RNA sequence: AUCCCGAAAGGCCGAACCCGUCGUGAGGCGGAGGCGGAAUGCCGCGGGUCUUCGCAAUGGAAGAUGGCCGGGCUGCCGAA
Numbered sequence: 001a002u003c004c005c006g007a008a009a010g011g012c013c014g015a016a017c018c019c020g021u022c023g024u025g026a027g028g029c030g031g032a033g034g035c036g037g038a039a040u041g042c043c044g045c046g047g048g049u050c051u052u053c054g055c056a057a058u059g060g061a062a063g064a065u066g067g068c069c070g071g072g073c074u075g076c077c078g079a080a
Stems, first nucleotide, its partner, number of pairs: 005078002012037002018031005035067001041073003045070003048065006
């Protein structure tokens, strides 16, 4: 120095509930909050889940999520 790994410290993100606002909806954004997180940063590529439209039904179309799993890129600190 690098990899595995995850003690400590500082900072960071921020579930549920609540308030405001936007959306037919899933949900988004802002505030507050503090369960949790070393990728709970970014992408939205594969799968999952959810919504709307549509169909007799299935197939289908358009979306949402990403703190459900996997993948790609990047990344803070440094004990054992």
Molecule: c-di-GMP-I riboswitch aptamer
Organism: Geobacteraceae bacterium